[in-house]
Molecule: c-di-GMP-I riboswitch aptamer
Organism: Gallionella sp.
RNA sequence: UGAAACAUGGGGCAAAACUCGGGAAACCGAGUGACGCAAAGCCGCCGGUCUUCACCAUUCGGAAAGAUAGCGGGGCUGCCAUG
Numbered sequence: 001u002g003a004a005a006c007a008u009g010g011g012g013c014a015a016a017a018c019u020c021g022g023g024a025a026a027c028c029g030a031g032u033g034a035c036g037c038a039a040a041g042c043c044g045c046c047g048g049u050c051u052u053c054a055c056c057a058u059u060c061g062g063a064a065a066g067a068u069a070g071c072g073g074g075g076c077u078g079c080c081a082u083g
Base pairs, nucleotide, nucleotide: 006083007082008081009080010079012037013036017032018031019030020029021028022027035070041076042075043074045073046072047071048068049067050066055062056061
């Protein structure tokens, strides 16, 4: 000087609820707020789940092309300081 592992500290994200806005809804954005998170950073590719405007049926219903990355899998990327 470089790399790896571990520890500590710092930094990071932000559930529910409430307010405002968008949406047919699921849900999303912003603010307040912290339940939690080492990928709770990014991507609907696979499975699951949720919704039902349009569509099929018109009677009960059916069904994503909508939503969910904080449901699981998969892919891509990935902090600082000190010891």